Predicted 3D model of a 504-nucleotide part of an RNA (small-subunit ribosomal RNA, 5' domain) from an uncultured bacterium.
Context: one part of a larger RNA
RNA sequence: GAAUCAACGCUGGCGGCGUGCCUAACACAUGCAAGUCGAACGCGAAAGUCCCUUCGGGGAUGAGUAGAGUGGCGUCCGGGUGAGUAACGCGUGGGUAAUCUACCUUUGGGUGGGGAAUAACCAGUCGAAAGACUGGCUAAUACCGCAUAAAGCGACCAUUCCUUAUGAAGUAGUUGUUAAAGGAGCAAUCCGCCUGAAGAGGAGCCUGCGUCUGAUUAGCUAGUUGGCGGGGUAACGGCCCACCAAGGCAACGAUCAGUAGCUGGUCUGAGAGGACGGCCAGCCACAAUGGCACUGAAACACGGGCCAUACUCCUACGGGAGGCAGCAGUGGGGAAUUUUGCGCAAUGGGCGAAAGCCUGACGCAGCAACGCCGCGUGAAGGAUGAAAUCCCUCGGGAUGUAAACUUCGUAAGUAUGGGAAGAAAAAAAUGACGGUACCAUACGUAAGCCCCGGCUAACUCCGUGCCAGCAGCCGCGGUAAUACGGGGGGGGCAAGCGUUGUUC
Numbered sequence: 001g002a003a004u005c006a007a008c009g010c011u012g013g014c015g016g017c018g019u020g021c022c023u024a025a026c027a028c029a030u031g032c033a034a035g036u037c038g039a040a041c042g043c044g045a046a047a048g049u050c051c052c053u054u055c056g057g058g059g060a061u062g063a064g065u066a067g068a069g070u071g072g073c074g075u076c077c078g079g080g081u082g083a084g085u086a087a088c089g090c091g092u093g094g095g096u097a098a099u100c101u102a103c104c105u106u107u108g109g110g111u112g113g114g115g116a117a118u119a120a121c122c123a124g125u126c127g128a129a130a131g132a133c134u135g136g137c138u139a140a141u142a143c144c145g146c147a148u149a150a151a152g153c154g155a156c157c158a159u160u161c162c163u164u165a166u167g168a169a170g171u172a173g174u175u176g177u178u179a180a181a182g183g184a185g186c187a188a189u190c191c192g193c194c195u196g197a198a199g200a201g202g203a204g205c206c207u208g209c210g211u212c213u214g215a216u217u218a219g220c221u222a223g224u225u226g227g228c229g230g231g232g233u234a235a236c237g238g239c240c241c242a243c244c245a246a247g248g249c250a251a252c253g254a255u256c257a258g259u260a261g262c263u264g265g266u267c268u269g270a271g272a273g274g275a276c277g278g279c280c281a282g283c284c285a286c287a288a289u290g291g292c293a294c295u296g297a298a299a300c301a302c303g304g305g306c307c308a309u310a311c312u313c314c315u316a317c318g319g320g321a322g323g324c325a326g327c328a329g330u331g332g333g334g335a336a337u338u339u340u341g342c343g344c345a346a347u348g349g350g351c352g353a354a355a356g357c358c359u360g361a362c363g364c365a366g367c368a369a370c371g372c373c374g375c376g377u378g379a380a381g382g383a384u385g386a387a388a389u390c391c392c393u394c395g396g397g398a399u400g401u402a403a404a405c406u407u408c409g410u411a412a413g414u415a416u417g418g419g420a421a422g423a424a425a426a427a428a429a430u431g432a433c434g435g436u437a438c439c440a441u442a443c444g445u446a447a448g449c450c451c452c453g454g455c456u457a458a459c460u461c462c463g464u465g466c467c468a469g470c471a472g473c474c475g476c477g478g479u480a481a482u483a484c485g486g487g488g489g490g491g492g493c494a495a496g497c498g499u500u501g502u503u504c
Base pairs, nucleotide, nucleotide: 001504002503003502004501006500007499008498009497010496013375014374015373016372017371018370019368020367021333026331027330028329030328031327032326035073036072037071040070041069043067048061049060050059051058052057080286081285082284089211090210091209092208093207094206095205096204099203100202101201104199105198106197107196108195109194110193111192112146114144115143121136122135123134124133125132126131152177153176154175155174156173158171159170160169162167182191183190184189212258213257214256219249220248221247224246225245226244227243229241230240231239261283262282263281264280265276266275267274268273288309289308290307291306292305311322312321313320314319339365341364342363343362347361348359349358350357351356378408379407380406381405388399389398390397391396413443414442415441416440417439418438422433448493449492450491451490452489453474454473455472459488460487461486462485463484469476470475
């Protein structure tokens, strides 16, 4: 000098765009953050209003509505955090002849005929509650047989070609095996369902190279290294297991210890390099702590489940409930970091045939000079160099065209009037922001901070007297201090200016 997720001191007018717990991955009150589908299915209220009534009640409508339940899809995305991890975790280049892929696109074939349950509901029981149990009824695109089926899968056999290879691809044959669900519509038809093939996008696994510090860490290793056989997985593999062998790694740094999410990038620098990895984007890991599986195309699953632990809460003491590293917000820690806001109008996502519903993603608004950028605090004229203050050799000099004054002009704000784009593919409808931005008219307000001995731009007076104090380094101060404190003057930057921390 440049930079900063900054903080502190003094000061503070406006706008645009960004950014905002770096500390305790500390604990969390409250609300919201993942639902949707009646065009898969069965059930099905009440209030209110009207009518009847023997005054007990009944009927109609409300309404096949609300609602819960079965079922489907989604909840594995999106959002947060950086604890762990020195690792095929990440980056980059390959491999998969060792693999999977719901929804989507293209394309081939099929969708026949049956069965038995169960929730909801009703009746009852237990419990303080959370909830649980028993009996009975019922539906389906829920569940289960049967039929049919190849180009799917398995086995056998032949052949061609490719490959480093166990093999892969193609053709022909024999044989075994495996499927389905309906809904809407008057209909046409549409949406589904089953089974193949291909694609797109996604994912798993393997691998070359790269990826911090310490040798005051030198030896490490028994599922360890390899083989054979099996199990398991979508899939290769000590991934797991039995048996066999004795290997494997290491000064080209194993092991151990410390530190750390990685990258695109960011900062600095002429570059080489050094430092960093906040916002945004990609990947990874995690969801109170540790472990486990279930479901599913995909999870070992932040707002799913089970177990253990710690903590918090409820309890009738028998037993239960919970997990903000989602958005706000609270306590705590800290030098330090915001509103318990508005809206689904846009973009995107889930469900739905659609209307639509949901969406603290997102779009906006609020707070903060935290940063960058822009604008303003007036412009021109104006000497008698006014008053005042400071200095003085008392003659004068400085602040200073500065002010006053004249002419002109006016960000913000207030008032009045007007008023968007963002909204859409035929039309109509649809705007949270917002009566915002912007336009017109009237009135009309706003400068500080640091420094002035040298480095380093900027000098005098008074006070103080090695005191009080200053200080980045050199150093100032002990009676004339341009270095301390104040006044005047000056210099620098400016809605900021200084200080401190950190990086180059």
RNAcentral holds the full RNA, with entries from ENA and SILVA. Its Rfam family is "Bacterial small subunit ribosomal RNA". Gene Ontology terms of the family: structural constituent of ribosome and ribosome. Model confidence (mean pLDDT): 85 of 100.